This is a predicted structure of a 74-nucleotide RNA (transfer RNA) from an uncultured Erysipelotrichaceae bacterium. Its mean pLDDT, the model's own confidence on a scale to 100, is 82. Rfam family: tRNA. Its family is annotated with triplet codon-amino acid adaptor activity in the Gene Ontology.
[in-house]
RNA sequence: CGGGGCGUAGCGUAGCUUGGUAUCGCGCUUCCUUAGGGAGGAAGAGGUCGCAAGUUCAAAUCUUGUCGCCCCGA
Numbered sequence: 001c002g003g004g005g006c007g008u009a010g011c012g013u014a015g016c017u018u019g020g021u022a023u024c025g026c027g028c029u030u031c032c033u034u035a036g037g038g039a040g041g042a043a044g045a046g047g048u049c050g051c052a053a054g055u056u057c058a059a060a061u062c063u064u065g066u067c068g069c070c071c072c073g074a
Base pairs, nucleotide, nucleotide: 001073002072003071004070005069006068007067010026011025012024020057028044029043030042031041032040050066051065052064053063054062
């Protein structure tokens, strides 16, 4: 320098093909249960989907650029 893959909540992930309320688990908060803790049960908070722009009524999803990491080639 060229090609490919990945980036989504504190952590790990689904959703992208075929645009339409962002999913699940762990963790966290409150409550119940317990003498207390753990386990168990109920409820809840937490995301501007790496960043920017474009297309569209509408973008995590499509297009372009860009950043970080990994792999391959030179």